[in-house]
Molecule: SAM riboswitch aptamer (S box leader)
Organism: Tuberibacillus calidus DSM 17572
RNA sequence: AUCUUAUCAAGAGUGACCGAGGGACCAGGCCCUAUGACGUCCGGCAACCUUCCCUUAUUCGGGAAAAGGUGCUCCGUCCUGCAGAAUGAUUUUCAUUCUGAAAGAUAAGGU
Numbered sequence: 001a002u003c004u005u006a007u008c009a010a011g012a013g014u015g016a017c018c019g020a021g022g023g024a025c026c027a028g029g030c031c032c033u034a035u036g037a038c039g040u041c042c043g044g045c046a047a048c049c050u051u052c053c054c055u056u057a058u059u060c061g062g063g064a065a066a067a068g069g070u071g072c073u074c075c076g077u078c079c080u081g082c083a084g085a086a087u088g089a090u091u092u093u094c095a096u097u098c099u100g101a102a103a104g105a106u107a108a109g110g111u
Stems, first nucleotide, its partner, number of pairs: 001111008013042001015041003021032003026081004043073004048069002051064004077103001082100008
C1' cells in the first nucleotide's frame, strides 16, 4: 500500500509549550480559533488486541483489571452530496424522518 472482519448517537482539560489557521479529498453548509485553534507534552477517557476468570467445545458469548500494544480527548464519522421508503407542503418540485450503499476513521488478522 492493499484485502477481510468488527465498530463508529456515549465518554474524556480551569494544565504547559508553540504561534495561524483547522474540522480526510472535492463541493454546499455549519462550526473552532490571538479569550491561542492546529500540533507536541502531561493528564484523562475507552476497552479493539494482550492478561485473568466463567461458559461453550459451535471459530461464539459474558465478566474483571487497565501494566503492555493502541486509539480518542468541540459540533452524531460536524451535516449533506448516491439510492430507496414514508410523511408533509402543494405538484411533477421542495422539506423532514428512517434505511442501505459509497467514502472515511479505528482495531485485529492476511497478502